RNA sequence: GUCCUGUUCGUCUAGAGGUUAGGACAUCGGGUUUUCAUCCCGAAAACAGGAGUUCGAUUCUCCUACGGGACGCCA
Numbered sequence: 001g002u003c004c005u006g007u008u009c010g011u012c013u014a015g016a017g018g019u020u021a022g023g024a025c026a027u028c029g030g031g032u033u034u035u036c037a038u039c040c041c042g043a044a045a046a047c048a049g050g051a052g053u054u055c056g057a058u059u060c061u062c063c064u065a066c067g068g069g070a071c072g073c074c075a
Stems, first nucleotide, its partner, number of pairs: 001071007010025004018055001027043005048064005
C1' cells in the first nucleotide's frame, strides 16, 4: 500500500429494512429470609462518526476512525 473482517447498555452478546433495540452478568430499588447468600419482582443503561439509497436504515452502499487478519513493498 491492496484486500478481507469486526465495532450494539459497564461487560459478554441477540437482532440483518418497519422492534418500546431483546437476553445474561454486574449496578440500583423492592420482596422473601433472624442476618448474609440464594431465589423472586422492578428500574436505569447501548447501535463508533459522517454521507448516500429508501416512504422508512442499528440493518444496505460509500468515506473516515479504531481493532483483528491475509498478501505485497522497503533497490
Notes: The prediction has a mean pLDDT of 81. This is a predicted structure of a 75-nucleotide RNA (transfer RNA) from Verrucomicrobia bacterium UBA3222. Its Rfam family is "tRNA". Rfam classes the family as a transfer RNA. The organism belongs to Verrucomicrobiota, within Bacteria. It was read from a public genome assembly.